The part of an RNA shown here (small-subunit ribosomal RNA, 3' major domain) has 491 nucleotides and comes from an uncultured bacterium. The RNAcentral record of the full RNA draws on ENA and SILVA.
Context: one part of a larger RNA
RNA sequence: UGACGGGGGCCCGCACAAGCGGUGGAGCAUGUGGGUCAAUCCGACGCUACGCGAAGAACCUUACCAGGGCUUGACAUGUUUCUGUAAGCUGAGGAAACUCAGCCCUCUCAGCCUUCGGGCUGGGACGGAUUCACAGGUGGUGCAUGGUUGUCGUCAGCUCGUGCCGUGAGGUGUUGGGUUAAGUCCCGCAACGAGCGCAACCCUCAUCAGGUGUUGCCAGCGGUCCUUCGGGAGCCGGGCUCUCACCUGAAACUGCCGGAGUAAUCCGGAGGAAGGUGAGGAUGACGUCAAAUCGGCAUGCCCCUUAUGCCCUGGGCUCCACACAUGCUACAAUGGCGCGUACAAAGGGUUGCCAAGCCGCAAGGUGGAGCUAAUCCCCUAAAACGCGCCUCAGUUGGGAUCGGAGUCUGCAACUCGACUCCGUGAACGUGGAAUCGCUAGUAACCGUAGAUCAGCUACGCUGCGGUGAAUACGUUCCCGGGCCUUGUACA
Numbered sequence: 001u002g003a004c005g006g007g008g009g010c011c012c013g014c015a016c017a018a019g020c021g022g023u024g025g026a027g028c029a030u031g032u033g034g035g036u037c038a039a040u041c042c043g044a045c046g047c048u049a050c051g052c053g054a055a056g057a058a059c060c061u062u063a064c065c066a067g068g069g070c071u072u073g074a075c076a077u078g079u080u081u082c083u084g085u086a087a088g089c090u091g092a093g094g095a096a097a098c099u100c101a102g103c104c105c106u107c108u109c110a111g112c113c114u115u116c117g118g119g120c121u122g123g124g125a126c127g128g129a130u131u132c133a134c135a136g137g138u139g140g141u142g143c144a145u146g147g148u149u150g151u152c153g154u155c156a157g158c159u160c161g162u163g164c165c166g167u168g169a170g171g172u173g174u175u176g177g178g179u180u181a182a183g184u185c186c187c188g189c190a191a192c193g194a195g196c197g198c199a200a201c202c203c204u205c206a207u208c209a210g211g212u213g214u215u216g217c218c219a220g221c222g223g224u225c226c227u228u229c230g231g232g233a234g235c236c237g238g239g240c241u242c243u244c245a246c247c248u249g250a251a252a253c254u255g256c257c258g259g260a261g262u263a264a265u266c267c268g269g270a271g272g273a274a275g276g277u278g279a280g281g282a283u284g285a286c287g288u289c290a291a292a293u294c295g296g297c298a299u300g301c302c303c304c305u306u307a308u309g310c311c312c313u314g315g316g317c318u319c320c321a322c323a324c325a326u327g328c329u330a331c332a333a334u335g336g337c338g339c340g341u342a343c344a345a346a347g348g349g350u351u352g353c354c355a356a357g358c359c360g361c362a363a364g365g366u367g368g369a370g371c372u373a374a375u376c377c378c379c380u381a382a383a384a385c386g387c388g389c390c391u392c393a394g395u396u397g398g399g400a401u402c403g404g405a406g407u408c409u410g411c412a413a414c415u416c417g418a419c420u421c422c423g424u425g426a427a428c429g430u431g432g433a434a435u436c437g438c439u440a441g442u443a444a445c446c447g448u449a450g451a452u453c454a455g456c457u458a459c460g461c462u463g464c465g466g467u468g469a470a471u472a473c474g475u476u477c478c479c480g481g482g483c484c485u486u487g488u489a490c491a
Stems, first nucleotide, its partner, number of pairs: 001491002003488003007485007015475002019438005026329008034320002042053002064315007073134001077133002081129005088103006107124007136304002139302003145298002147293003150289001152287001157196006163172003176187003202281004207250007216240002221237003224233003253275001256269005331431001335390006347378003352371002357366003397428001402423007444467007
């Protein structure tokens, strides 16, 4: 100087408390350990691994296993020699890869010959065979590395120049008194300044104004159609009032008032769509964990070179006595089922989204309109609300499991896809010790879209909107953190 303390003081954070909903029990899904296996590829391991890399494992992917094959190689550059013209087609063997045989004779420039079809020689481009350099490696090392990332932590800290103090390590500044979300600011002070962080500048949302209107509106006018005579339908003319979309700007600064205070600032109030960082996002200082990643990529060194490279078929990554993690669905009446009936936002769409109509109980099929999309489509949002049934029951709760019949994608659904219909109806009656999330448009509940993607094991992930709470006395205690101080036999 740090680190540590079941030392002290001060102060924060869904850290506790207060409250709401879960997990831990059940079934299933997914990941992991373990076991098994020819193989069940590899990585990730307290917080910070375990719905993680994987935003898509039937083949492919694929790195694993078995078998069948190839050696200048699936890919790059150059080189030796030979040969041909890309390519394509046929046959045989084969699971394919591949191997063997045959057919087809068609690049271009120059010179020479020519029976005008073309031939020969040389060069170029390209292909094949061959030779050699080499290629190739998801083989090893993240304890050789770059780059990137997690975490402490959006925590308020980490430093520098000069000066001063100290033999020195180092200290001071950065401590102190206040204050703040903040090393934020004020005051003081052997310090005076400065940098990286904080904040602000950026994006979205909330209010208003201006501009622009093939979306929106009959709001005002005219027309058309329907009408229960109230009105309804952007359908047409026409118009930008409104909604909305996009662009630009305004607006919030403790600016104003009152109180406290030397000040910073705090408390209350007015006006306002909005207050005291308005809400959310992006943004992550010096560093820590020899943290993670050689399997995204790059890369040193080591290793393989008829194989540790490459191709193919099939299998495996999908196994299953178990154990854990993360989720989904439930155990019901604030519910389930049937019928009726409202109201979104954000996205996606041309090898695509797919309307109306028709067929099918349905998945789906057919059909073909429109749309390169504020224009058409995906697209009926669901919970909610109205009416009815069920009456506490392993049930009209719950849907696992299994049987049968189908649909769709795809070369192909046996291992191993999703979905539909009929039948079957398991555990489960609110979950031990323990444990997680959340402070407001949040939790909880409800649906919806997208990426990946032929299809999908998505209940995952990332967004979007709808309905919409409860509670916080307080900081003693648990966890993590900041500042000062103290002890230390630790560094």